[in-house]
Predicted 3D model of a 73-nucleotide RNA (transfer RNA) from Nitzschia alba.
Lineage of the source: Eukaryota > Bacillariophyta > Bacillariophyceae > Bacillariophycidae > Nitzschia.
Rfam family: tRNA.
The coordinates come from a structure-prediction model, not an experiment, and the mean pLDDT is 82.
The sequence is in RNAcentral, with records from ENA.
Parts: sequence; C1' cells; structure tokens
RNA sequence: GAUGGAGUAGAGCAGUUGGUAGCUCGUUGGGCUCAUAACCCGAAGGUCAAUGGUUCAAGUCCAUUCUCCAUCA
Repeated sequence: GAUGGAGUAGAGCAGUUGGUAGCUCGUUGGGCUCAUAACCCGAAGGUCAAUGGUUCAAGUCCAUUCUCCAUCA
C1' cells in the first nucleotide's frame, strides 16, 4: 500500500426484511441468614467509533474518516 472482518452499558456478546436498544456477568438497593456465600425481587448505567447522506423513520442502507485484527504485497 491492497483486500477482508470487527467497533453496541464497566466486561463478554445479541439485535431477523429499516419501525420504542436487549442478554449474561459485574456494580448497587432491598429480602432471606446468627453471619457470609448462594438464592429471590428491584435500580442505575448506552448520543450504537466519528462526520455527512438517503428515508416519515437508521445500530441496520450509502459515502468518507479513525481504531483494532487477519491475509497478501
């Protein structure tokens, strides 16, 4: 330099044909217990990598840029 893949909550990941952004762990409040763990019931936490475009509507489609990974040169 070329091609391909990935970027979504603190971590790991879903998100189907464009139609209210979810799961597990973690954090936190409460319950249970003599107490801790486990278990049970809640809560907080996201401008979906960035900018622009298409659309009534974009995590999803299009363009450019950035970061990471792989292959080739």